[in-house]
Context: one part of a larger RNA
RNA sequence: UUGGGCGUAAAGCGCGCGCAGGCGGAAUUAUAAGCCAGGUGUGAAAUCUCGAGGCUCAACCUCGAAACUGCGCCUGGAACUGUGAUUCUAGAAUUUUGGAGAGGGAAGGGGAAUUUCACGUGUAGGGGUAAAAUCCGUAGAGAUGUGAAGGAACACCAGAGGCGAAGGCGCCUUCCUGGCCAAAUAUUGACGCUGAGGCGCGAAAGCGUGGGGAGCAAACAGGAUUAGAUACCCUGGUAGUCCACGCCGUAAACGAUGAGCACUAGUUAUUAUGGGAAUUAACCCUUGUAGUGACGCAGCUAACGCAUUAAGUGCUCCGCCUGGGGAGUACGGUCGCAAGACUAAAACUC
Numbered sequence: 001u002u003g004g005g006c007g008u009a010a011a012g013c014g015c016g017c018g019c020a021g022g023c024g025g026a027a028u029u030a031u032a033a034g035c036c037a038g039g040u041g042u043g044a045a046a047u048c049u050c051g052a053g054g055c056u057c058a059a060c061c062u063c064g065a066a067a068c069u070g071c072g073c074c075u076g077g078a079a080c081u082g083u084g085a086u087u088c089u090a091g092a093a094u095u096u097u098g099g100a101g102a103g104g105g106a107a108g109g110g111g112a113a114u115u116u117c118a119c120g121u122g123u124a125g126g127g128g129u130a131a132a133a134u135c136c137g138u139a140g141a142g143a144u145g146u147g148a149a150g151g152a153a154c155a156c157c158a159g160a161g162g163c164g165a166a167g168g169c170g171c172c173u174u175c176c177u178g179g180c181c182a183a184a185u186a187u188u189g190a191c192g193c194u195g196a197g198g199c200g201c202g203a204a205a206g207c208g209u210g211g212g213g214a215g216c217a218a219a220c221a222g223g224a225u226u227a228g229a230u231a232c233c234c235u236g237g238u239a240g241u242c243c244a245c246g247c248c249g250u251a252a253a254c255g256a257u258g259a260g261c262a263c264u265a266g267u268u269a270u271u272a273u274g275g276g277a278a279u280u281a282a283c284c285c286u287u288g289u290a291g292u293g294a295c296g297c298a299g300c301u302a303a304c305g306c307a308u309u310a311a312g313u314g315c316u317c318c319g320c321c322u323g324g325g326g327a328g329u330a331c332g333g334u335c336g337c338a339a340g341a342c343u344a345a346a347a348c349u350c
Stems, first nucleotide, its partner, number of pairs: 004321003007304002012318001014201004021194003025088007033081002035077008049065006091191001092188003095184005103177007110154001115149007125136002162169002206247006215241002220236004258317006266295008274285003299306002323350003332343004
């Protein structure tokens, strides 16, 4: 470069915003850069191809034709692409009225439970296990009653339920704030899609500074088990888990399925909402619309399976793959306080 792929075989960036770039709705008109046609100039010779001829043939040589698929210029065409102008409303956005929601941030509040402490009652055990022991307890434990302190998490409701771009989000109230949906008119008039770099967000663990520390609990200690037991079980227990600010930037960050648009049988459940009929409800609406599930046809698939939430049929843009190991490693570079992250080979070997 050509071609083929990316749910599970290698392969979709963890997710978003977005500059450049690529691609882009309908109509009229102009233009003629791309595009098409004709002409003309050039495209050296040799070579190649075709037709003749010359060496006895051939290779070879000679002559002629064609070709040289290209480029320049001139004339013309105007469907498509581009560009300019004017217009449109089906894409997109705005407006109005409603709606659901653990969407995000901040502040305040609440009760249950665990633990500890104080005091009361009360007496010999408690705890733990397969069984035990370490452990706690006559210096009065455990149990029970009252009170106090403190931290973390919010039972039931709770649902294959909802919201969010993803990570993720669940007690109550208030404030600030993002997105989504429905119905209805009006407005703007292609303002759109994607998105290399870039920027931002990003579970848990980990790191820095300062707080906090109830429970849990890496490390660690002890008791068991065992041939041993650096484990599984038990008793303790420090980082951590929590808060503020700042880093880290990774996960089986998974639907192992990039984003957008259009099209292509159905059945059923559920969430939100609209219209009509009915009225205690049931029902219907080219699935009404928007989401979330289960099945299933065509089609696709190596099969499994997917199947209007596609892995079907097409278009646009981005990312990625190219035998196993070596290796997501070395070296270099960038980033980081560090841990390390990102980028990313080769020798060798099968």